[in-house]
RNA sequence: GCCAUUUUAGCUCAGUUGGUAGAGCAUUUCAUUCGUAAUGAACAGGUCCGGGGUUCGAGUCCCCGAAAUGGCU
Numbered sequence: 001g002c003c004a005u006u007u008u009a010g011c012u013c014a015g016u017u018g019g020u021a022g023a024g025c026a027u028u029u030c031a032u033u034c035g036u037a038a039u040g041a042a043c044a045g046g047u048c049c050g051g052g053g054u055u056c057g058a059g060u061c062c063c064c065g066a067a068a069u070g071g072c073u
Base pairs, nucleotide, nucleotide: 001072002071003070004069005068006067007066010025011024012023013022019056028042029041030040031039049065050064051063052062053061
C1' cells in the first nucleotide's frame, strides 16, 4: 500500500424485507435471611464509531473518514 470482517447499554452480543432500540451478565432498589451468599421481583442505564446523502421514515441502504482484528504484498 491492497483486501475482508467488525464498531449498538458498564461487559458480551442480538436486531429478519428500512417502520416504537432489545437480551444475558453487572449496577441500583425491594422481598426472603439473625446476617451474608444464593434465589425471586422491579427500576434505571443508548449521540447505534464520526460526518454527509437517499427516503414520509435509516442501527439497517449509499458515499467519505476513524478505530480494532485478520489476511496479502